[in-house]
This is a predicted structure of a 97-nucleotide RNA (SAM riboswitch aptamer (S box leader)) from a soil metagenome.
Of the family's consensus pairs, 97% are formed in the model.
Model confidence (mean pLDDT): 86 of 100.
The RNAcentral record of the sequence draws on MGnify.
This record gives sequence, structure tokens and C1' cells, in this order.
RNA sequence: CUCAUCCAGAGGGGCAGAGGGACCGGCCCGAUGAAGCCCCAGCAACCACCACCUCGUGGGAAGGUGCUAAUUCCGGCAGGGUUUCCUGGGAGAUGAG
Repeated sequence: CUCAUCCAGAGGGGCAGAGGGACCGGCCCGAUGAAGCCCCAGCAACCACCACCUCGUGGGAAGGUGCUAAUUCCGGCAGGGUUUCCUGGGAGAUGAG
């Protein structure tokens, strides 16, 4: 840089000790223990694997990743509608190339 997905799902313990939720605003989480590291467990099914007819569909979960508060926590930009909202985009995350 390109493509796909992002309203589902899944947490305990140990060390540690004040931050964290990308950024900004909001709103939350946090001494009943944040970040980080380790162990174990789990979720999912992108890659890989298997079956069918390649596209695609289905399968299981041993491998490579990822993930396990809140829709990517909500908004940010544009259009429509006008308390409430809808659609698209941007940004970000993850995977594959």
C1' cells in the first nucleotide's frame, strides 16, 4: 500500500503498584488493584488443514496469529432527517498478501 472483517463470543491466578479505554472531546473502568510481565483456561475461525465442484459452502480446533468491560464504549467528517436517529466516509484494530 491492497483486500476482508469489526452490534456475536470468551477470565481466573501470581508478580507489580497508578494508571487505562489509539488520538481529541465526552463518558466510563481502576487501591474490592490500572498499565506491564508470567502461568493456566477460554472465545473466535483470518491463515494453515480436511471434505465437496476451483468461486464458494461446510467441518473440526492439534499448528501461526488475534481476542477475552462497555457496538471499534460513544462522537469527531459529509449527506438526509431534525430533542431521540439513519446512511456513507475518515481514523483505528486484526488477519492475509